RNA sequence: CUCUUAUCAAGAGUGGUGGAGGGACUGGCCCGAUGAAACCCGGCAACCAAUUGAUCUACGGAUCAAUAUGGUGCCAAAUCCUGCGGAUAUACCGCGAGAUGAGAG
Numbered sequence: 001c002u003c004u005u006a007u008c009a010a011g012a013g014u015g016g017u018g019g020a021g022g023g024a025c026u027g028g029c030c031c032g033a034u035g036a037a038a039c040c041c042g043g044c045a046a047c048c049a050a051u052u053g054a055u056c057u058a059c060g061g062a063u064c065a066a067u068a069u070g071g072u073g074c075c076a077a078a079u080c081c082u083g084c085g086g087a088u089a090u091a092c093c094g095c096g097a098g099a100u101g102a103g104a105g
Stems, first nucleotide, its partner, number of pairs: 001105008013041001015040003021031003025083001027081002042075003047071003050067007079097001084094003
C1' cells in the first nucleotide's frame, strides 16, 4: 500500500513545554493569543492478547462477564455536517470516502 471484517450519537485535564495553526479531502460551518499543531504527563474506552470467574463442550475449544497487566486507539462539535442515490426534506435511509481494531497478501 491492497484485500476481508467489525465498530464509528457514549466517554476522556482549569496540568507542563510550545508558540499559529487546526477540525482527512470538497463545499460549509466551526475551534484557536481566555493559547492551534506537536511533545510530555494525565485521562477515557475495552478492539486484540493476558489473567480470573461462570456456562457449554464434538475436550480442540466456544460464549458471556470482570480486571485494565501488555499491544493499539482515542480525549470540541454524531466520523462536526456535507459530497453519490433515494425520500415523508429531518442531524431520515442506503452507498461511497475516511478513521480505528483484528486478520490476510